[in-house]
RNA sequence: GCGCCCCUAGCUCAACGGAUAGAGUACUGGUCUUCGGAACCAGUGAUGUAGGUUCGAUUCCUACGGGGCGCA
Numbered sequence: 001g002c003g004c005c006c007c008u009a010g011c012u013c014a015a016c017g018g019a020u021a022g023a024g025u026a027c028u029g030g031u032c033u034u035c036g037g038a039a040c041c042a043g044u045g046a047u048g049u050a051g052g053u054u055c056g057a058u059u060c061c062u063a064c065g066g067g068g069c070g071c072a
Base pairs, nucleotide, nucleotide: 001071002070003069004068005067006066007065010025011024012023013022018055027043028042029041030040031039048064049063050062051061052060
């Protein structure tokens, strides 16, 4: 330099172009317990950035940023 792939919650992952973007774990509070842990209940928290297409974009397109793999 060229090609391909990935980027969603603190972490690991879901989500035919249409539901209030879900789950596990972590965190916070509560119940329980002598205390802690476990268990149960509740809660906080996310679509890399900027544009475009569309009635509607996490999803499709473009550029940029970050990461990975291959070729040279």
The prediction has a mean pLDDT of 80. This is a predicted structure of a 72-nucleotide RNA (transfer RNA) from a Candidatus Falkowiibacteriota bacterium. The RNAcentral record of the sequence draws on ENA. Its Rfam family is "tRNA". The family is grouped with related families in Rfam's "tRNA clan". The organism belongs to Candidatus Falkowiibacteriota, within Bacteria.